[in-house]
């Protein structure tokens, strides 16, 4: 220099005027008996890293609850350690990914038990479909033709040609491609013999081959032994579990022993740890009219109603809950800075600062000067408060590593 | 401000792990002289969206969008 990796930090500063919202102060003007209200002036203040999403924990406040336990429904799930607590951080293990620097894991138990694994394959948690072996039946199935080539002997003088044992290869066919024995029988030929093979069938063995499939009974190679096969054995591998060694654990390996178990708990389940509900429109306090209960006067007037009887209009108490109001609300696990303990996330001391609180909702517009590549222009507005997550975010900046190329 | 439910063809809408029913609307065809009714066919590359889990995902997990609905009790 390019290219990528992590981690952290900014999202503008300063003046001037006009305005907004709450806080303080005034010998300042108006109302009001006061209590106090409005107004006006003057000070100092007023949005974020995410104020969002509402997904975790947590404080606060009401409910229900003597304490404990069990069950029901939720969550979390290696290992340690930090933290008020967390499903959140840090550190380390293991696995998968990347040359690297580093990234990412809802990362506990499938050998308690259930479920499910479509389609395809014979067969999906166990199989014999087709191969391969054996052992039974069945001759009222077959063991057949052709062509070539190599030998041995015999005929003809040789060359070479023919003829007969023999032997081999080839092609047809679904496969065998025979032996022996009896017939007067050496061939050729027959044959109700016997034996082998070859084909059909039927019962058992094999899991080494085939082919599907995410996944087919650990993988590779090999030799004996089997009727033919198997980790049935041999030699490397790989995997689980124990022992053993290192570590605080999780886990580890030069080692020994056993053994070869399908996957899926973001299916039911098991195991272990945790959790009572609600959510500031919570809650508490005041507190008009009106309902509502109770009491008190009156026996007249009203109002329904033609009248009678009822009701209802009067005044005082007092309950709940709403309207409005007040609180609850912002000083807090708060932030800065130094020192220190720790790999780290955090802790601990010391010193300093005070930093919206609104209730139909303020936090805005104009201009100027700086910084800047730009600043009109990113993503976006508090509502009870804090701790972490995720989601969104123009641009700019530090630091540290990683890889490649050049120089020196 | 809080708390809840829901998204499958133009519309209603089944389906809770095995490759998305059914109705209505379209569009094509047949039937008729022409039409209507009646019969046939035909349509989801994405099940709102990005990721994970898993042999496999409209469905289980996570995250984002969007849309309804409640927070009750007179001025």
């Nucleotide at each position: 220099c390019a290219a990528g990796u992590a981690a952290g930090u900014u999202g503008g500063a300063c003046a001037g005027c006009c305005g907004c919202g709450g806080g303080g102060g005034c010998a300042g003007g108006c109302c009001g008996a006061a209590a106090g209200g409005c107004c006006g002036c003057c000070c100092a203040u007023g949005a974020g890293g995410a104020a969002a999403g509402u997904c975790c924990g947590g404080g606060c406040u009401c409910c229900a609850c003597a304490g404990g336990g069990c069950a029901a429904g939720g969550a979390u799930a290696a290992c340690g350690g930090g933290u008020a607590a967390c499903g959140c951080c840090c550190g380390c293990c293991g696995a998968a990914g990347g040359c690297g620097a580093c990234u990412u894991c809802a990362g506990g138990a499938a050998a308690a038990g259930u479920g499910c694994a479509a389609c395809a394959g014979a067969g999906a948690u166990a199989u014999a479909c087709c191969g391969c072996c054996u052992c039974g039946u069945c001759c009222c199935g077959g063991u057949c033709u052709g062509u070539c080539c190599c030998u041995a002997a015999g005929a003809c003088c040789g060359a070479g040609u023919u003829u007969u044992g023999g032997g081999g290869a080839c092609a047809g066919g679904a496969g065998a491609u025979g032996c022996a024995g009896c017939g007067a029988a050496u061939g050729u030929c027959g044959c109700u013999u016997g034996c082998a093979c070859c084909g059909a069938c039927g019962a058992g063995g094999u899991a080494a081959g085939g082919g599907u499939g995410g996944a087919a009974a650990g993988g590779c190679g090999g030799a004996g032994a089997u009727a033919a096969g198997c980790g049935c054995c041999c030699g490397c591998c790989c995997g689980a579990u124990g022992a053993c060694u290192g570590g605080g654990a999780a886990c580890u390996g030069c080692u020994c022993a056993u053994c070869g178990c399908u996957g899926u708990a973001a299916a039911c389940u098991c195991u272990a740890u945790c959790c009572g509900g609600a959510g500031c429109a919570a809650c508490a306090c005041c507190g008009u009219g009106g309902u509502a209960a109770c009491g008190c006067a009156a026996c007249a007037g009203g109002u329904c109603g033609g009248c009678c009887c009822g009701a209802c209009c009067g005044c005082g108490u007092u309950u709940a809950g709403g309207a409005g109001g007040u609180g609850g609300c912002u000083g807090g696990a708060a932030c800065g800075c130094a020192u220190u303990g720790g790999c780290a996330a955090c802790g601990a001391u010391g010193c300093g600062u005070c930093u919206a609180g609104a209730u139909a909702g303020a936090u805005g517009g104009c201009u100027g000067u700086c910084u800047u590549a730009a600043a009109u222009g990113a993503c976006a507005g508090a509502a009870c408060c804090c701790g972490g997550c995720u989601u969104a975010u123009a641009g700019g900046c530090u630091u540290a590593c990683u890889u490649g190329u050049a120089c020196c | 401000g809080g708390u809840g439910u829901c998204a499958u063809a133009g519309c209603c809408a089944a389906g809770u792990g095995g490759u998305a029913a059914g109705g209505c609307a379209a569009g094509g065809g047949a039937c008729u002289g022409c039409a209507a009714c009646u019969c046939c066919c035909u349509g989801a590359c994405u099940c709102c969206c990005c990721a994970g889990u898993u042999c496999a995902a409209a469905u289980c997990u996570g995250g984002g969008u969007g849309a309804c609905a409640c927070c009750u009790c007179c001025a």
Two RNAs folded together computationally: RNase P RNA and transfer RNA, 483 nucleotides in total.
The prediction has a mean pLDDT of 75.